[in-house]
RNA sequence: GGCUUCUUGUCGGGGUGCUGAUUGAUUCGUUAUCACAGCUGAGAUAUACCCGCAGACCUGAUCCGGUUAGUACCGGCGUAGGGAACGAGAGCUUUCAUUCG
Numbered sequence: 001g002g003c004u005u006c007u008u009g010u011c012g013g014g015g016u017g018c019u020g021a022u023u024g025a026u027u028c029g030u031u032a033u034c035a036c037a038g039c040u041g042a043g044a045u046a047u048a049c050c051c052g053c054a055g056a057c058c059u060g061a062u063c064c065g066g067u068u069a070g071u072a073c074c075g076g077c078g079u080a081g082g083g084a085a086c087g088a089g090a091g092c093u094u095u096c097a098u099u100c101g
Stems, first nucleotide, its partner, number of pairs: 001093003005090006011052004017039004023035004057082003063076004
């Protein structure tokens, strides 16, 4: 000097869908909303969860194809564009100086 490792301190960023195929309430009306229930998932406002450049997530997108009860999921788009961190200690490693052999 470096880091792809461990511990730690203080911070910061993000998402929150689909269904009611069985339900209840409101409503002229399964039209919409709320409750509750179900589904996928780490997480659906959570005793939280995930992520901080080895990047969660967003844009394109009321996107295209497949799949599903429907989302999710798979692929395209995509070697796309955007996107939030610093410090301390240890460890490993590299180089230089000095000393000894």
Notes:
This is a predicted structure of a 101-nucleotide RNA (TPP riboswitch aptamer (THI element)) from a Gammaproteobacteria bacterium. NCBI's taxonomy places the organism under Bacteria, Pseudomonadati, Pseudomonadota, Gammaproteobacteria. It matches the Rfam family "TPP riboswitch aptamer (THI element)". Rfam's curators write: Vitamin B(1) in its active form thiamin pyrophosphate (TPP) is an essential coenzyme that is synthesised by coupling of pyrimidine and thiazole moieties in bacteria. Of the family's consensus pairs, 91% are formed in the model.